A computed fold for an 89-nucleotide RNA from a Pelagibacteraceae bacterium, annotated as Glycine riboswitch aptamer.
NCBI's taxonomy places the organism under Bacteria, Pseudomonadati, Alphaproteobacteria, Candidatus Pelagibacterales, Candidatus Pelagibacteraceae.
The sequence was found by an Rfam model in a public genome assembly.
The coordinates come from a structure-prediction model, not an experiment, and the mean pLDDT is 78.

C1' cells in the first nucleotide's frame, strides 16, 4: 500500500410447526395434549491419543430452552456497509 480471515454495529432478505381440547376475564390468557427446529443448550463419527478417561465437525440427531392465528417479536444463515484488528504480498 493491498488485505486472506474473524469480531462488533447498521440496514436488508430469512423457514418450519394446533383448522385441537377444556377453562375463561372472549385475550395476543392458562392449562392439557400434539407438532418443529434456523436464537440458545446438548449428544457423536472417522481419526488421535490411549487401552480407564479424553479430545473430536455440523445445517446431523435431541428437543432442555424457545416456537407454531394475521401482526409484532426473535431468526441459524446469507448480501451490502462502516469501524477498529490482522495472516500472507
Nucleotide at each position: 500500500u493491498u488485505g486472506a480471515u474473524a469480531u462488533u454495529a447498521g440496514c436488508g432478505g430469512g423457514a418450519g410447526a394446533u383448522g385441537c381440547u377444556g377453562a375463561u376475564u372472549u385475550a395476543a390468557u392458562c392449562a392439557g395434549a400434539g407438532c418443529c427446529g434456523a436464537a440458545g443448550g446438548a449428544u457423536c463419527a472417522a481419526g488421535g491419543a490411549a487401552c480407564c478417561c479424553c479430545c473430536g465437525a455440523a445445517a446431523a440427531u435431541c428437543u432442555c430452552a424457545g416456537g407454531c392465528a394475521u401482526a409484532a417479536a426473535g431468526g441459524a444463515c446469507c448480501g451490502c456497509u462502516a469501524a477498529a484488528a490482522a495472516a500472507a504480498a